[in-house]
């Protein structure tokens, strides 16, 4: 150094449920484990998914759509950046 299961010591935790912030998407937190070898961190690019407060179009107008903006997702990829084990090569 590469690789990551038919190996070990550990790690992390989707659904789903109770609390609890949020307008929502969702975020924390206990309990669960589908699951991950970065499922450790970072919105830089792309996607996706929210709009309650704002701007602009557009409509068949108590409403709808786009679309700025604002926000989530790192367990949707990419892309940065740190790193544990030591089976096997």
């Nucleotide at each position: 150094u590469g690789u990551g299961u038919u190996a070990a010591g550990g790690g992390c935790a989707a659904a789903c449920c109770c609390g609890u912030c949020g307008a929502a998407a969702g975020g924390c937190g206990g309990g669960g484990a589908c699951g991950c070898a970065a499922a450790g961190c970072c919105u830089c690019c792309g996607g996706u998914c929210u709009g309650a407060c704002g701007g602009c179009u557009c409509u068949u107008u108590u409403g709808g759509a786009g679309u700025c903006c604002a926000g989530a997702u790192a367990g949707c990829g990419g892309g940065g950046u740190u790193g544990c084990c030591g089976g096997c090569a």

c-di-GMP-I-GGC riboswitch aptamer from a Pseudomonadota bacterium, 89 nucleotides, folded computationally. Its mean pLDDT, the model's own confidence on a scale to 100, is 80. Lineage of the source: Bacteria > Pseudomonadati > Pseudomonadota. The model forms 91% of the base pairs in the Rfam consensus.